[in-house]
RNA sequence: GAAAAGGGCAAACCCGUCGCGAGGCGGGGACGCAAAGCCACGGGUCAGAACUGGGCCUCUGACAGCCGGGCUGCCGAA
Numbered sequence: 001g002a003a004a005a006g007g008g009c010a011a012a013c014c015c016g017u018c019g020c021g022a023g024g025c026g027g028g029g030a031c032g033c034a035a036a037g038c039c040a041c042g043g044g045u046c047a048g049a050a051c052u053g054g055g056c057c058u059c060u061g062a063c064a065g066c067c068g069g070g071c072u073g074c075c076g077a078a
Base pairs, nucleotide, nucleotide: 001075008033009032013028014027015026016025017024018023031065037071038070039069041068042067043066044063045062046061047060048059049058
């Protein structure tokens, strides 16, 4: 992050499966992505539980393709 090269990942949705759930995994499938590789550290969103008339706080979990941050990686102009 311009051109090009080799390529890579894979949204929604569908099928199967695990989970109370958010959601995860596998297959199909491509909306997109220069880190859409990895990490739950900060913020945020979502789920479950407790409490409550209700909400917040709290605890447990999820989301990395919500933002920030950390580590690593291919090519290579200004």